A computed fold for a 92-nucleotide RNA from Lysobacter sp. HDW10, annotated as TPP riboswitch aptamer (THI element). The coordinates come from a structure-prediction model, not an experiment, and the mean pLDDT is 75. Taxonomically the source falls in Lysobacter (Bacteria, Gammaproteobacteria, Lysobacterales, Lysobacteraceae).
[in-house]
RNA sequence: GCCAGAAGCGGGGGUACCGUCACGGCGGUUGAGAUAGACCCUUUGAACCUGAUCCGGGUGAUGCCGGCGUAGGGAAGCUUGCAGGAUGGCUC
Numbered sequence: 001g002c003c004a005g006a007a008g009c010g011g012g013g014g015u016a017c018c019g020u021c022a023c024g025g026c027g028g029u030u031g032a033g034a035u036a037g038a039c040c041c042u043u044u045g046a047a048c049c050u051g052a053u054c055c056g057g058g059u060g061a062u063g064c065c066g067g068c069g070u071a072g073g074g075a076a077g078c079u080u081g082c083a084g085g086a087u088g089g090c091u092c
Base pairs, nucleotide, nucleotide: 001090002089003088004087006080007079008078009077010042011041012040013039015036016029017028018027019026020025048073049072050071054067055066056065057064
């Protein structure tokens, strides 16, 4: 200089597939997160659940990707702060 940009408490949520195994685990794929103590979401709500043993594509395999989706549900508070501020990233 440029870009992004409230924080905390409270509350909500998911955890699949494959290989191996001494069945405790270990390694691999996707992902923010694969039971972490972390991560994500909190109504301005695609966090997440249902439909769904759904449809199309792809993969060694999967809830991997897309559709479905302006569908139906979903946490319905408190405190502090203040404007481009704290803070973060990139660059000189």
Notes:
The sequence is in RNAcentral, with records from Rfam.